RNA sequence: GUGACGAAAGGGCAAACCCAUCGUGAGGUGGGGACGCAAAGUCAUGGAUCUUCCAGCCUAAUUUUGUAGCGCAGAAGACUGCCAGACCGCCGAA
Numbered sequence: 001g002u003g004a005c006g007a008a009a010g011g012g013c014a015a016a017c018c019c020a021u022c023g024u025g026a027g028g029u030g031g032g033g034a035c036g037c038a039a040a041g042u043c044a045u046g047g048a049u050c051u052u053c054c055a056g057c058c059u060a061a062u063u064u065u066g067u068a069g070c071g072c073a074g075a076a077g078a079c080u081g082c083c084a085g086a087c088c089g090c091c092g093a094a
Stems, first nucleotide, its partner, number of pairs: 005092002012037002017032006035081001041087003045084003049078005056072002058069003
């Protein structure tokens, strides 16, 4: 010096909840507040999850073109403090 790793110190971020505000909503932003975090820094790229719409399919009741669904598909979104991926990065004990 580099990698793995995570003791200490300095500093950093901020879950739930509350207030204000924006959004149909999931949620966003600001303030308060700390459960936690060594990438809880950046990027919605893949999956998961969630929301809205739905005229298509399925199922159910109904019996007539409408109703319902924790279902599928489609469209538009949300979330990185769910898991991966990419990029960048502070400190230095064992």

Predicted 3D model of a 94-nucleotide RNA (c-di-GMP-I riboswitch aptamer) from an Anaerolineaceae bacterium. The sequence was found by an Rfam model in a public genome assembly.